[in-house]
Description:
This is a predicted structure of a 99-nucleotide RNA (SAM riboswitch aptamer (S box leader)). Of the family's consensus pairs, 90% are formed in the model. Its Rfam family is "SAM riboswitch aptamer (S box leader)". About the family: The SAM riboswitch is found upstream of a number of genes which code for proteins involved in methionine or cysteine biosynthesis in Gram-positive bacteria. It was read from a public genome assembly, where an Rfam model found it. Its mean pLDDT, the model's own confidence on a scale to 100, is 86.
């Protein structure tokens, strides 16, 4: 990089270094010197994988949160296509299997 699933309206941030950028990608709107990305440390949230425990026992449900990932301003910040909506489909993110 692609492919195939599932989830994306909830939830979670200090302090050190750094220096002016940042929220994918265009547009809009925002966030940034009362300090942006990066980086480290230390603590959070959620519960995809593992790994524990309960319930059920065909498929399953619940439940810790040690391990391996991800998150931790705004719905995925809004927006794009079909549809009367319901909701589906493109694009994006994360898991997990895949080639």
């Nucleotide at each position: 990089c692609c492919c195939u699933u599932a989830u994306c309206a909830a939830g979670a941030g200090u302090g050190g270094c750094g220096g002016a950028g940042g929220g994918a990608a265009c547009g809009g709107c925002c966030c940034g010197a009362u300090g942006a990305a990066g980086c480290c440390a230390c603590g959070g949230c959620a519960a995809c994988c593992u790994g524990c425990c309960c319930c059920a026992a065909c498929g399953g449900g619940g439940g810790c949160a040690a391990g391996g990932u991800g998150c931790c301003a705004a719905u995925u910040c809004c927006g794009g296509c079909g549809g009367a909506a319901a909701c589906g489909c493109a694009a994006g993110a994360u898991g997990a299997g895949g080639a």